[in-house]
RNA sequence: UAAACAUAUGGGCAACGCUGCUGAAAAGCAGUGACGCAAAGCUAUAGGGUCUAUUAAUUUAAAUAGAUAGCCAGUUGCUGCA
Numbered sequence: 001u002a003a004a005c006a007u008a009u010g011g012g013c014a015a016c017g018c019u020g021c022u023g024a025a026a027a028g029c030a031g032u033g034a035c036g037c038a039a040a041g042c043u044a045u046a047g048g049g050u051c052u053a054u055u056a057a058u059u060u061a062a063a064u065a066g067a068u069a070g071c072c073a074g075u076u077g078c079u080g081c082a
Stems, first nucleotide, its partner, number of pairs: 005080002012037002017032006035070001041075003047072002049068007
C1' cells in the first nucleotide's frame, strides 16, 4: 500500500411506541425514546419488490399517480485494538 476480516477506541444514525404538525391514504417532519445498523451516508428523473389512492375489470392479472433507501439494488465512504 492492497485485499480480507473485526468492532477495540473515538465519533455517527435511530425502529416500535407516545405528543404536536402536514397529507385523502400509504407516509413525512419535529420532540421524546432505543429495536437495531459498518454504510440505517446519498440516490425513488435507471431495475425488481412492498404499501396507498384512482381507473377498468370483478377470477387472476393490468394501467396511472404517490410512498418506501431500516426490502433488494446503484453509488460514494470513516477507524485499525488484537